[in-house]
C1' cells in the first nucleotide's frame, strides 16, 4: 500500500430487509446425594429442575415505510499478495 474475511451478551456462535437469540456463565428459588456444625436448625459441594437479569450487533453517514442484515467511509484482528 492493494484485495479477501470477520467484528451481535462476560466467552462461543446463530439471526442473509419486518418479534435480537441459543449454549456455556452469572443470579434467585427448589427436589435429591454427599459431607460440616454449637443439630426442632443451619452451612458447604455436585448433579438436575423452575424462574430471572443482562447499558450486546466496531463507530459515522446513506438507502428505505422498516437495517444486525443492503450501500460508502473509518477503525480493530486475522490471511493473502506486493
Nucleotide at each position: 500500500c492493494g484485495g479477501g474475511u470477520g467484528g451481535u451478551a462476560g466467552c462461543u456462535c446463530a439471526c442473509u430487509g419486518g418479534g435480537a437469540g441459543a449454549g456455556c456463565g452469572c443470579c434467585g428459588c427448589u427436589a435429591c446425594a454427599c459431607c460440616c456444625c454449637c443439630u426442632u436448625g443451619g452451612g458447604g459441594u455436585g448433579c438436575g429442575g423452575c424462574g430471572g437479569a443482562g447499558g450486546a450487533u466496531g463507530c459515522g453517514g446513506g438507502u428505505u415505510c422498516a437495517a444486525a442484515u443492503c450501500c460508502c467511509g473509518c477503525c480493530c484482528a486475522c490471511c493473502c499478495g506486493a